[in-house]
RNA sequence: GGAGGCUUAGCUCAGCUGGUUAGAGCGCUCGCCUCACACGCGAGAGGUCGAUGGUUCAAGUCCAUUAGUCUCCA
Repeated sequence: GGAGGCUUAGCUCAGCUGGUUAGAGCGCUCGCCUCACACGCGAGAGGUCGAUGGUUCAAGUCCAUUAGUCUCCA
C1' cells in the first nucleotide's frame, strides 16, 4: 500500500427477506422465600445499535465516507 471480518445494555452475544415496541444469558437494584445466607421465584433500572451522511413511507439491517480492533496479501 491492497483485501476482508467485527463494532447492539456493565460483560458475552442474538436480531431472518428492511416493517408493529430493540432482545437473551450473566451481572446490578428491589420484593417474595429463610432465624439468616445461598439457591429458587417475581418485578425493575440500564441502549443516541461506533460516528456522519444518503436511499426509503419506514434502516440495528441497504449504500457511501470515516474511527477503533482483528486477520490475510504485498